């Protein structure tokens, strides 16, 4: 410079003016209400997938069912999440993927082609014998070579042999045992073994570790109401005139249960910003300083005006100015955080790789 690959910030942009919304303070007030200050969407608020606070109901403990998880070391309230690392795999490379115990506990599966699909098997060849009508046949050996297939019971070379075969032998890969380095996963390395049993656990199990349920429409307090109980009044009624209370309809006051509306649960928090410390990093911990939406048919808008962003033409063309048309996404909080996954017009910073040119 071109193309890649990686981390991080930002995102209907800024001022101004009008006219709305929704809460919060403060004042006035004839209690209708007005004035006057400052505040009001995200990086994803979205999907609702994980995990956690926090409510409520259960619960003595523990164990199994069911379901989640699964390399190793950290991080973290927790996590399927970060973060360093290991191994595989993929790119020249910077980098990128990866649910990554276990397959001699046990049991099941391996479609189609193929002669054979698990302690297998010989279609075509190869070699040996024997017949022939000279195209071939039939027996016996072998698995090097063809073909099938996702997968053929270790790979290459060399010996070796009728012709092959770990038959022997180097090296590769593989198993036991051992030594080193590492906290581990895991790496190197030595010796012995001719190699002994293929793949599938997002198949069922095996091992090991989590795990009680529902969720703010959670729940809490409670005007109205509904019903239960008492006290008193009243008074049908019984007694008979003065009272009763195992006694109807009813008033009223309190107490209790459910309970709409309403409040509250609500926004100060596993908060944000500076900075120092400790740590490779995730993250921790100290100091300062700040308060930053709480709506419940659910506000956070709507016009203008200037001035900025991006993209195409066109002019002028050394920089660079100037003019005309477009454009400006994805998306909206709803208890509250951590995450993951999706969507997305640009835009900025770091620092990395391959190729090319140029000095």
């Nucleotide at each position: 410079g071109a193309c890649a690959g990686g981390c991080g910030g930002u995102g209907a942009g800024g001022c101004g003016a009008u006219c709305g919304c929704c809460g919060g303070c403060g004042g006035a007030g004839u209690c209708a209400u007005c004035c006057g200050c400052g505040g009001g969407a995200g990086g994803a608020a979205a999907g609702u997938c994980c995990g956690g606070g926090c409510u409520u109901c259960a619960c003595c403990u523990g164990a199994g069912c069911a379901g989640g998880c699964g390399c190793u070391g950290g991080a973290u309230a927790a996590c399927a999440u970060c973060c360093a690392g290991u191994c595989g795999g993929g790119g020249c490379g910077a980098c990128c993927c990866g649910a990554a115990g276990g397959a001699c506990a046990g049991u099941g599966c391996c479609a189609c082609a193929g002669a054979g699909a698990a302690c297998a098997g010989a279609c075509c060849g190869c070699c040996g014998g024997c017949c022939c009508a000279c195209g071939g046949g039939c027996c016996g050996g072998u698995a090097a070579g063809g073909g099938u297939g996702a997968a053929a019971c270790g790979g290459u070379g060399c010996g070796g042999u009728a012709a092959g075969a770990g038959c022997g032998c180097a090296c590769c890969g593989g198993g036991u045992u051992c030594c080193c380095g590492g906290u581990g996963a895991c790496g190197g390395g030595a010796a012995c073994c001719g190699c002994a049993u293929g793949g599938u656990a997002a198949a069922c199990c095996c091992c090991g570790c989590c795990c009680g349920a529902a969720g703010c429409a959670a729940g809490a307090c409670a005007g109205a109401c509904a019903g239960a109980g008492u006290u008193c009044c009243g008074g049908c009624g019984c007694u008979c005139a003065g009272g009763c209370c195992a006694c109807a309809u009813g008033g009223a006051g309190c107490u209790c249960u459910g309970g709409u509306a309403g409040u509250c649960g609500c926004u100060c928090g596993a908060g944000c910003g500076c900075u120092c410390c400790g740590g490779c990093a995730a993250c921790g911990g100290g100091g300062c300083g700040c308060c930053u939406a709480g709506a419940u048919g659910a506000a956070u808008g709507a016009u203008c005006g200037c001035c900025g962003c991006c993209c195409g033409c066109c002019c002028u063309c050394a920089g660079g100015g100037g003019g005309c048309g477009g454009g400006a996404a994805c998306a909206g909080a709803a208890c509250c955080c951590g995450g993951c996954u999706u969507a997305c017009g640009g835009c900025c910073g770091c620092g990395u790789g391959u190729c090319c040119c140029g000095g």
The RNA shown here (Bacterial RNase P class A) has 359 nucleotides and comes from Deltaproteobacteria bacterium HGW-Deltaproteobacteria-17. Of the family's consensus pairs, 95% are formed in the model. The sequence was found by an Rfam model in a public genome assembly. Taxonomically the source falls in Deltaproteobacteria (Bacteria, delta/epsilon subdivisions). The coordinates come from a structure-prediction model, not an experiment, and the mean pLDDT is 77. Its Rfam family is "Bacterial RNase P class A". From the family's description: Ribonuclease P (RNase P) is a ubiquitous endoribonuclease, found in archaea, bacteria and eukarya as well as chloroplasts and mitochondria. It is annotated as a ribozyme.